[in-house]
Context: one part of a larger RNA
RNA sequence: UGACGGGGGCCCGCACAAGCGGCGGAGCAUGUUGCUUAAUUCGACGCAACGCGAAGAACCUUACCAAGGUUUGACAUCACCGGUAAUCCAUCAGAGAUGGUGGGUCCUUCGGGGAUCGGUGACAGGUGGUGCAUGGCUGUCGUCAGCUCGUGUCGUGAGAUGUUGGGUUAAGUCCCGCAACGAGCGCAACCCUUGUUCCAUGUUGCCAGCACGUGGUGGUGGGGACUCAUGGGAGACUGCCGGGGUCAACUCGGAGGAAGGUGGGGAUGACGUCAAGUCAUCAUGCCCCUUAUGUCUUGGGCUGCAAACAUGCUACAAUGGCCGGUACAGUGGGCGUGCGAUGCCGUGAGGUGGAGCGAAUCCCUAAAAGCCGGUCUCAGUUCGGAUCGGGGUCUGCAACUCGACCCCGUGAAGGUGGAGUCGCUAGUAAUCGCGGAUCAGCAAUGCCGCGGUGAAUACGUUCCCGGGCCUUGUACA
Repeated sequence: UGACGGGGGCCCGCACAAGCGGCGGAGCAUGUUGCUUAAUUCGACGCAACGCGAAGAACCUUACCAAGGUUUGACAUCACCGGUAAUCCAUCAGAGAUGGUGGGUCCUUCGGGGAUCGGUGACAGGUGGUGCAUGGCUGUCGUCAGCUCGUGUCGUGAGAUGUUGGGUUAAGUCCCGCAACGAGCGCAACCCUUGUUCCAUGUUGCCAGCACGUGGUGGUGGGGACUCAUGGGAGACUGCCGGGGUCAACUCGGAGGAAGGUGGGGAUGACGUCAAGUCAUCAUGCCCCUUAUGUCUUGGGCUGCAAACAUGCUACAAUGGCCGGUACAGUGGGCGUGCGAUGCCGUGAGGUGGAGCGAAUCCCUAAAAGCCGGUCUCAGUUCGGAUCGGGGUCUGCAACUCGACCCCGUGAAGGUGGAGUCGCUAGUAAUCGCGGAUCAGCAAUGCCGCGGUGAAUACGUUCCCGGGCCUUGUACA
C1' cells in the first nucleotide's frame, strides 16, 4: 500500500421487511448428470454450466458408430507428360458411393484458347491436441462510482497528498474548506424511442361538413377539419413563489403545465478481477495424422432409461368447465414461385379452386381474456388431460427406429405441495391472446417482440446477501 475480521462509523441495492404470484408434491416438455450402448459426437460446471452454443438432429445437418469404397484426393494454386470436349442422355450391376456398355455435343485468325479426364510432383485436407502459447468476441463484479496522471509539496524509502474533512447527490454530482493546483478515463449530457402541442405535406391513410349511390361498406365525387403517417420546430431549465440551509450546493412544499426535479424505456459497461468462456463461428503459434485422425456413400446414433437435478408447460377447478350469441388491439410477415380471400366438399386436420397483392391498398387476421344468455352444483366430477387402441390429413425421395396435426374411443396421476427457495415497486406483478426469426415439415410449452385487462405493499434498516467511502486490528501478500 492492499486484502481480510462472527472490529467500528456512514450509505446504497426487490438485500431484508411489507405485499402479490410462483418453484419444491403430480403428469408431460426441454436441458444436464448417471447408467446403458457398436455409437448414444463435442463443448458449457457455484453465483456467472444445466429451454446454454442449437433462431429448427427423420435423410442432409453430423463432427459419432457399423459396413462398403477411395488416395493429388470432396475443395485451391502451379509445373510437366498423355488423352478427349466435359457436363449430359439411355441402359445394366449395386444399399448407394461407384463401376460397365451405348449415344451425343466446344471456340479458333488453325499458332492455339479455355474446359475436362488419366499419370507424376509440389501440395491439399483435419469439427485432431493445447483457450495454461494467442488474436478477436463474450460473461462477471456492475451502469457499481470509481480508476489514474502531470507539476508541486511531504517522506531516507515503499509511498502519501490531490481523491481526506463539513454538507449534498442517483453519481469522485455539486458547494464550502484544505499544500495543493490542474488534467484524463468513467458519471451526466449529446443519440434512439415514448408522453403534449404547433407548422408543412395528404396516398394506399382519414370522413366533420356538401352531394351521389348501395343489400351493405369512405363505395364514388369531393374535402384537409379530425385520426393517422412522414419531416421539421416548441416544450422542463429547480426557470417562478414560499420554508429550511453556511444570504452555498442542495432539499421540502406550491403554482402553472401534457409532462417536475434524471418524466418513462433503450443504446451506452472506466482501470481492472476471475490463467473465467470459446482452437467446434472465424483467425492463428507450436505439436500430431498423411492408403488416414483426410474424403465419399448406405444404414444406424445424437430421440436409448432403475434413478437424480435444473428450467418450463398443463392442472388439481365454481373468481371455474362446457354451449350459443356479441365487442375491442398492436408488433410483424408475404411471389425464396410467397401470403392466399369469397365460394364449394369434409365432423375435423385439410382438400378443391383461384379473386387480390412485390403490399398504409390485397392476404396471413379468428384476437383472447371481456360482455350477454343457458347449463353443470362440489363429485376424482361435464375438473384434469397423461397413456393406450383404431381411423385419417399434411410436408417430404422417404415419417419403422424418429414428424406435426385431426377424428372416434380410452380416460392415469393430481384435492394447492416438507425442509427450503425464486421473481416483482406501476402500466410493474398477475393474467389474456397475437406476431416473428430458424424453417420442406416439426417435436416451440423455448426464444425475441407486440398489444388487451390490470393490482397489493414498502413502518423501517435490527437482522441475511452483495456493494461503496472513512477508520481500526493483523503472526496474510
Molecule: small-subunit ribosomal RNA, 3' major domain
Organism: Nocardiopsis sp.